[in-house]
């Protein structure tokens, strides 16, 4: 500095003129870190190699503002309990919650900005 990649999900059912929006209920989990998951590998090590969190830390999508490819600034969710154990916010169980704006009967899931953009990954 150039390329490519780079988000999933309302079955069934109730109320209504009308709702994948309310109700029951069903469904879904980006990125980077951390690691007590799980597998392998041979050189048996403090070793390497995948793979490992929606709620533990960070970041991503929006809005304003500025001499403006960027720079500032706003908004920006959610976890207990038990078990093992030397140790659990990850890992077994069980029980919960949680989800940008804009429209429109009130949306995590439909339309739409968005054939965009982005946290970021690979390769050249």
């Nucleotide at each position: 500095u150039c390329u490519u990649c780079g988000g999933g999900g309302c079955a069934g059912g109730g109320u209504g003129a009308a709702a994948u929006a309310c109700c029951c209920g069903a469904c879904c989990g980006g990125c980077g870190g951390u690691g007590a998951u799980g597998g392998g590998g041979c050189c048996u090590g403090u070793c390497c190699c995948c793979u490992c969190a929606g709620u533990c830390c960070g970041c991503g999508a929006g809005c304003c503002g500025c001499g403006a490819c960027g720079c500032g600034g706003c908004a920006u969710g959610a976890a207990c309990c038990g078990g093992u154990g030397a140790a659990a916010a990850u890992c077994c169980g069980g029980u919960a919650c949680c989800g940008a704006c804009a429209g429109u009967a009130c949306a995590g899931u439909c339309u739409g900005g968005a054939u965009g953009g982005a946290a970021g990954a690979a390769g050249a």
The prediction has a mean pLDDT of 83. This is a predicted structure of a 124-nucleotide RNA (FMN riboswitch aptamer (RFN element)) from a bovine gut metagenome. Rfam family: FMN riboswitch aptamer (RFN element). Rfam's curators write: The RFN element is a highly conserved domain that is found frequently in the 5'-untranslated regions of prokaryotic mRNAs that encode for flavin mononucleotide (FMN) biosynthesis and transport proteins.